Description: The RNA shown here (transfer RNA) has 73 nucleotides and comes from a marine sediment metagenome. It matches the Rfam family "tRNA". By type it is a transfer RNA. The prediction has a mean pLDDT of 80.
RNA sequence: GGACCCGUAGCCUAGCGGAUAAGGUACCUGCCUUCUAAGCAGGUGAUCGCCGGUUCGAAUCCGGCCGGGUCCG
Numbered sequence: 001g002g003a004c005c006c007g008u009a010g011c012c013u014a015g016c017g018g019a020u021a022a023g024g025u026a027c028c029u030g031c032c033u034u035c036u037a038a039g040c041a042g043g044u045g046a047u048c049g050c051c052g053g054u055u056c057g058a059a060u061c062c063g064g065c066c067g068g069g070u071c072c073g
Stems, first nucleotide, its partner, number of pairs: 001072007010025004018056001027043005049065005
């Protein structure tokens, strides 16, 4: 330098072009317990990597960048 794949809360993952972006974990509060852990209940948190385009409508499709990975030279 080229090809392909990936980028969604602190972390891990889901998400047929259509609705308030879902779940787990973590965190916070309460219950329980002599205390802690475990368990139970509730709660907070995501400009969906960035910019543009297509579309009535984009996390999703297209283009260009940025970052990561694999392979080739």